[in-house]
Context: one part of a larger RNA
RNA sequence: UCCAGCGAGUUAUUGGCUGCUGCAAGCAUAAGACAUCUGUCGGAUGCAAAGCGAAAGCGAGUCUGAAUAGGGCGAACAUAGUAGUAGUCAAUAGACCCGAAACCGGGUGACCUAACCAUGGGCAGGCUGAAGCGCAGGUAAAACUGUGUGGAGGGCCGAACCGUAGCGAAUUGCAAAACGCCCGGAUGACCUGUGGUUAGAGGUGAAAUGCCAAUCGAACUCGGAGAUAGCUGGUUCUCCUCGAAAUAGCUUUAGGGCUAGCGUUGUACGGUAGCUGAUAGGGGUAGAGCUCUGUUUUGGACUGGGGGCCGCAAGGUUACUCACCCUUGACAAACUACGAAUACUAUCAGUGGAACUACAGCAGUCAGAACGUCGGGGCUAAGCUCGGCGCUCGAAAGGGAAACAGCCCAGACCACCAUCUAAGGUCCCCAAGUCUAUGCUAAGUGGGAAACGAGGUGGGAUUUCUUAAACAAUGAGGAUGUUGGCUUAGAAGCAGCCAUUCAUUUAAAGAGUGCGUAACAGCUCACUCAUCAAGAGAUCCUGCGCGGAAAAUGUAACGGGGCUAAGCAUAGCACCGAAGAUGUGGACUCUAGUUUUACUAGAGUGGUAGAGGAGCGUUGAUAUUGCACUGAAGCUGGACUGUGAGGUCUGGUGGAGCGGUAUCAAGUGAGAAUGCUGGA
Numbered sequence: 001u002c003c004a005g006c007g008a009g010u011u012a013u014u015g016g017c018u019g020c021u022g023c024a025a026g027c028a029u030a031a032g033a034c035a036u037c038u039g040u041c042g043g044a045u046g047c048a049a050a051g052c053g054a055a056a057g058c059g060a061g062u063c064u065g066a067a068u069a070g071g072g073c074g075a076a077c078a079u080a081g082u083a084g085u086a087g088u089c090a091a092u093a094g095a096c097c098c099g100a101a102a103c104c105g106g107g108u109g110a111c112c113u114a115a116c117c118a119u120g121g122g123c124a125g126g127c128u129g130a131a132g133c134g135c136a137g138g139u140a141a142a143a144c145u146g147u148g149u150g151g152a153g154g155g156c157c158g159a160a161c162c163g164u165a166g167c168g169a170a171u172u173g174c175a176a177a178a179c180g181c182c183c184g185g186a187u188g189a190c191c192u193g194u195g196g197u198u199a200g201a202g203g204u205g206a207a208a209u210g211c212c213a214a215u216c217g218a219a220c221u222c223g224g225a226g227a228u229a230g231c232u233g234g235u236u237c238u239c240c241u242c243g244a245a246a247u248a249g250c251u252u253u254a255g256g257g258c259u260a261g262c263g264u265u266g267u268a269c270g271g272u273a274g275c276u277g278a279u280a281g282g283g284g285u286a287g288a289g290c291u292c293u294g295u296u297u298u299g300g301a302c303u304g305g306g307g308g309c310c311g312c313a314a315g316g317u318u319a320c321u322c323a324c325c326c327u328u329g330a331c332a333a334a335c336u337a338c339g340a341a342u343a344c345u346a347u348c349a350g351u352g353g354a355a356c357u358a359c360a361g362c363a364g365u366c367a368g369a370a371c372g373u374c375g376g377g378g379c380u381a382a383g384c385u386c387g388g389c390g391c392u393c394g395a396a397a398g399g400g401a402a403a404c405a406g407c408c409c410a411g412a413c414c415a416c417c418a419u420c421u422a423a424g425g426u427c428c429c430c431a432a433g434u435c436u437a438u439g440c441u442a443a444g445u446g447g448g449a450a451a452c453g454a455g456g457u458g459g460g461a462u463u464u465c466u467u468a469a470a471c472a473a474u475g476a477g478g479a480u481g482u483u484g485g486c487u488u489a490g491a492a493g494c495a496g497c498c499a500u501u502c503a504u505u506u507a508a509a510g511a512g513u514g515c516g517u518a519a520c521a522g523c524u525c526a527c528u529c530a531u532c533a534a535g536a537g538a539u540c541c542u543g544c545g546c547g548g549a550a551a552a553u554g555u556a557a558c559g560g561g562g563c564u565a566a567g568c569a570u571a572g573c574a575c576c577g578a579a580g581a582u583g584u585g586g587a588c589u590c591u592a593g594u595u596u597u598a599c600u601a602g603a604g605u606g607g608u609a610g611a612g613g614a615g616c617g618u619u620g621a622u623a624u625u626g627c628a629c630u631g632a633a634g635c636u637g638g639a640c641u642g643u644g645a646g647g648u649c650u651g652g653u654g655g656a657g658c659g660g661u662a663u664c665a666a667g668u669g670a671g672a673a674u675g676c677u678g679g680a
Stems, first nucleotide, its partner, number of pairs: 001680006011093013026047003032041003051058002061073004096234002099231001103224006114198009123188001125157003128153001132149006161185003166181003200216001202212003209218001237615006247260005261365002263362006272355001274351008287338001288336002293332003299326002303323004307318004368393002371390007398409003413586004418582003424576003427561003433573001435572006446563001452547002456544010473531005479504003484498003510525001514523002587605008616669001618666010634653008
């Protein structure tokens, strides 16, 4: 990993509701007794037939109350209950199944290990050389010195023995702690044999929460015990109808619950809900505005206050400042002299066949998500977060978006080698136009991106000059007072400063537009004439492009090929394109009608949680009816049949039991639970 078998809403009691059955203003017995193939007694008692009140009590009323008031609960309008049985739900029990960590009680453990007690055992070899003592020296005597002797030490080196700091290797191992190298202790707080003691609310501990039999922040074992688990996982056949929620309030509550909301089933109600139109309403949002509350802009007038200056003061003055006034331009969720669209409410009319409402049974849901839009938070960040409205997914398949829950189109009962369309497409991959017309783009822009930059190019508008010759180009001139004055070493158009930047000659020529010189010189421009000959320049708006443009495996920012249209814009006609629509046939559900049991017509049939309905199969029971050695069950191949769970027939195998029908009862259906057992 696979296969086979086993494996999860049960049973009892009580109660609610629904269906069926018996009897019915009544219904039923219980314990028990007598009988015994299931019966007959038994009315104690329970529910119902009258309620109200705390109660006394009163009674179709009663309670409150002073009340013949009002109000509460009833009666009446409309009398139906009761017992059994089936289904479903709840409560109490283990209560759908498996699963803790733990808690408590009784025992078993110190053959591992910790400490201790008793009694034994072990420690190659080498080194060092304490005290004491002898001898010699030394002293008054000592101390002391030297030399021998001696053999101390939690002394030194190092085997056995004990240990394990580092590294290697092992790590489905040789091994649930071993192996190799290296290393620490090795006469001691040493190591060790045997016997014994201490026990879990405990022991022992040179202390690590260590150790107490591969188990230790509290051993193991049996029991309470099916502890509890708001948690995780799992929960077994089929078809049909409908079909949610991820919200609110409360919660030691937030991944749980209760009530409401939303689903379903039944009953009742019978122009209800909804939609459309008209009419009537209130509002203070969007917008707008600046009167108010605040913020804020321009210019002005001059009135007042404060500050500065002058003045002894009176007072004067002010290129300072505040407020007021006039004027110009703005801002606001907590501003409003204004003010929509929607939404909401009501009435009337139309439409609308239940989609409404009430009651009763049963749920599930309380982690939601993206997108569009209106707002709050955040950075007008987030596949961010929180509300409102909408939509899809959730619970929705199909077509498009290359691929892609939430985007666009569209809601799959089944079949068809039929037709028409939606979104999106029509050169090839790839179904359908290499379609028509007019433009644009040259960037592969299309097919990623901003501020900003630019004689890219198309369109529009305004304006200046121009046959009295413009713009460009070419030829010529561009002078004089004068080197203007000042400054300066110099300053001559051209470092800088000044200005009535003047005047003259002129076709024209600045007291000079740049380059240049130390200063001059030189080149050039403005300006003028000539040649030439018809448009030339400036500004604004706009379409499509250009630059700006750097990333990690590999082109890699059209899905690819490839495209100059097969790109973009406008207009148009065809076609393709889905499980959409239509057509034909079939199945089922609901409603209505009937020749009332099968047809006709209409509407429908995606679906998770979930509600409701109808069935299939397995084992057994009762009754009945069948099959079988001329071959039962089981296993295996095939055919037929039913919407399906399934059923029937037949070949082979097998070798002794097994079905149909009606009703009943369940240990009643397996793919999942790191399920259990066995096998491969």